[in-house]
RNA sequence: GCUGCAGUAGCUCAGUGGUAGAGCGCGUCAUUGGUAAUGACGAGGUCGGGAGUUCAAUCCUCCCCUGCAGCACCA
Numbered sequence: 001g002c003u004g005c006a007g008u009a010g011c012u013c014a015g016u017g018g019u020a021g022a023g024c025g026c027g028u029c030a031u032u033g034g035u036a037a038u039g040a041c042g043a044g045g046u047c048g049g050g051a052g053u054u055c056a057a058u059c060c061u062c063c064c065c066u067g068c069a070g071c072a073c074c075a
Stems, first nucleotide, its partner, number of pairs: 001071007010024004018055001026042005048064005
C1' cells in the first nucleotide's frame, strides 16, 4: 500500500429503513436480627467522525479515523 472483518450504555454483546435493547455492573426500595442472595423500580447512549440518498438513516452509499487478520512491496 491492497483486501476483509469490527466500532451500539461503565464492561461483554444483540438489533433493525419507522419510539435504541439484553446480561453483568451502578443507585433506591422491599425482604433479613444483620449481611449475602432474591425481587421491584430507576439512572446511564451525539449507535466512531463527516457527507450523500430518502418523507424518515444506528441500519443503504461514499470519504476519513481506530483496532484486528491476511496479502504484497522496500530495507